[in-house]
RNA sequence: GCGCCUAUAGCUCAGUGGCAGAGCGCUUCGUUGACAUCGAAGAGGCCUGAAGUUCGAUCCUUCAUGGGCGCA
Numbered sequence: 001g002c003g004c005c006u007a008u009a010g011c012u013c014a015g016u017g018g019c020a021g022a023g024c025g026c027u028u029c030g031u032u033g034a035c036a037u038c039g040a041a042g043a044g045g046c047c048u049g050a051a052g053u054u055c056g057a058u059c060c061u062u063c064a065u066g067g068g069c070g071c072a
Stems, first nucleotide, its partner, number of pairs: 001071007010024004018055001026042005048064005
């Protein structure tokens, strides 16, 4: 320098056009003498940034940025 993959909750990841979910973690309540386990409820993300397509974009296209891999 070129190509490919990737960016979504504190962490690990789903979601693949119709105003976003799970597990773990966190908070509260119940249970216990207490802790843990277990049960119930809840908080937390405008989906890396900018443009484009579309009635509508986390999702499609282009560029940029961060990370990873390959080729030279």
Transfer RNA from a Candidatus Niyogibacteria bacterium, 72 nucleotides, folded computationally.
Lineage of the source: Bacteria > Bacteria candidate phyla > Candidatus Niyogiibacteriota.
The coordinates come from a structure-prediction model, not an experiment, and the mean pLDDT is 81.